This is a predicted complex of two RNAs, RNase P RNA and transfer RNA, with 501 nucleotides together.
Its mean pLDDT, the model's own confidence on a scale to 100, is 75.

[in-house]
RNA sequence: CCAGACGGCUGGACGGUCGCCGCCGACUUAUGUUGGGGGAGGAAAGUCCGGGCUCCACGAAAUAACGGUGCCGGGUAACACCCGGCGGGGGUGACCUUAGGGAAAGUGCCACAGAAAGCAAACCGCCUAUUUCUGACGACGAUGUCCGAAGAGAUCAGGUAAGGGUGAAAGGGUGCGGUAAGAGCGCACCGCGUGGUUGGUAACAAUCGCGGCAUGGUAAACCCCACCAGGAGCAAAACCGAAUAGGGAUGUCACGCCCGGCAGGCUUGGCCGCACCGGGCAGGCGUGUUCGCGCCGCCAUCCGGGUAGGUUGCACGAGGCAUUCGGUGACGAAUGCCGUAGAUGAAUGGCCGUCGAUCGCCACCAAAUACCCCUGGGUAGGGCUGUGGCGUGGACAGAACCCGGCUUACAGGCCGUCUGGCGCC
RNA sequence: GGGGCCGUAGCUCAGUUGGGAGAGCGCUACGUUCGCAAUGUAGAGGUCAGGGGUUCGAUUCCCCUCGGCUCCACCA
Repeated sequence: CCAGACGGCUGGACGGUCGCCGCCGACUUAUGUUGGGGGAGGAAAGUCCGGGCUCCACGAAAUAACGGUGCCGGGUAACACCCGGCGGGGGUGACCUUAGGGAAAGUGCCACAGAAAGCAAACCGCCUAUUUCUGACGACGAUGUCCGAAGAGAUCAGGUAAGGGUGAAAGGGUGCGGUAAGAGCGCACCGCGUGGUUGGUAACAAUCGCGGCAUGGUAAACCCCACCAGGAGCAAAACCGAAUAGGGAUGUCACGCCCGGCAGGCUUGGCCGCACCGGGCAGGCGUGUUCGCGCCGCCAUCCGGGUAGGUUGCACGAGGCAUUCGGUGACGAAUGCCGUAGAUGAAUGGCCGUCGAUCGCCACCAAAUACCCCUGGGUAGGGCUGUGGCGUGGACAGAACCCGGCUUACAGGCCGUCUGGCGCC
Repeated sequence: GGGGCCGUAGCUCAGUUGGGAGAGCGCUACGUUCGCAAUGUAGAGGUCAGGGGUUCGAUUCCCCUCGGCUCCACCA
């Protein structure tokens, strides 16, 4: 310098002006004015996990139908999260990745192809046996006979798992021996299983012996084993509580109530107003001789539930920052400091100015390249991570009870550690 | 804000011990008709919402993302 790996931080800055939502103070008062101070994120998102909190259910506890987790150790309030290891896989490497218990408890499935797909199996091939044909060499009593190597074909026969072929997968792999041909049939190494020893808390690793190889894959198929888990969710839940309708209790319902007129009275203000007249009104049904009783209904008063609405829940919490200590680390402990959004048809915004990361264009210019004269210049050409000018002007996205994680989205910028390659000292 | 369900051809929908991607309507061509409709025959048309994983193999099993639909307090 080039290419990469890992980790962390940041996510435009400053100012003016006009607004929006809470908080505090003062003045006014029932609503305003004024002053001060505060106002989105690393993911506020997806709602995938784990908790706090609230209600419901339930003696406590236990169990686990349905569900979840799954190598080992640790962290944590808890987790499927995080840290450190182990094993498998990938990369030259830094490093990345891994739903990683059990397939000799049982069941299911393994399409097509293929002879055979889990009880293993014989299609081609190889070998043996039997048999048919051809028949070398040789022998003899010789134009034939005998012997029968070898070759070809056949089979209700047998052996074989080396080779071919099918498939994702064919019942350990490589090599040597062995065999009629073959085969863990025998041996060596590797793999696998199993027993011990050593190291490690453990997962596991190393090593020594034994076994001749059974026991294919699939559990993000059913299932088995171990562990976890009561359900619902702030539209949870609690408190206050209007109008209308509905519920309950009491009272009243014709010698009554209301309106108008009027004889008249008086405390002369106009008011009151018996009797009477006119009009209006809600009483009805059943039983009963009547009184009465029962039911429904009108009206009045009171009570309770509850809706709209309001308040709480709701901003001090497993809180943040700094330092020191313990730990490889996640994290923990101690001390000090800080006060940090709270809307609810839902605030956190709009405009302007200066600067500005980035990106684009233009101009100048360096290195490297070619040519010329010639030994340091010129020309062509080149155009950077350089200089100057102009333009552009910032990604993903927005709280809604809170917290710890995970996942997903994210333009660009900065820092640190490490790896590989090339060059120079 | 919080729970639940769904996504397959242009439309409406099937599709399970995981192995062929399908039906009806619609579309295209041909036949039939003087022409149209109806009808007959043949055909085209699919990233199974998208991505990743498990598996020999995924519409199906698991995870993440996107889009759509639906429900919620009290009384009855």